[in-house]
């Protein structure tokens, strides 16, 4: 430099659920917990996927819900993916 490892070390993070908060809403926060993770470290105007929601219109149903388009807006990094990186071996 580049690369390999979740059965070295020594260390990080923290899924699901409760539980309080904030959002229409995806979601996101604090605690509590621990599923897991060699980057579950940082990027959302580099780029892809997804997902949510308001305006407007068009359909259905029928008593106020539900598809779809449009146009913005917003969410996801623990989906991919860019990038930066401690250690053991090679």
């Nucleotide at each position: 430099a580049u690369u390999u490892g979740a059965u070295a070390a020594a260390g990080c993070c923290a899924a699901a659920g409760c539980a309080g908060g904030a959002g229409c809403a995806a979601u996101c926060u604090u605690g509590u917990g621990a599923c897991g993770g060699a980057a579950a470290g940082c990027u959302a105007u580099a780029g892809g996927g997804u997902c949510u929601c308001a305006c407007u219109g068009a359909g259905a149903a029928g008593g106020a819900u539900c598809u779809c388009a449009c146009c913005g807006a917003g969410a996801u990094a623990g989906c991919c993916a860019g990038u930066u990186a401690c250690c053991u071996g090679a």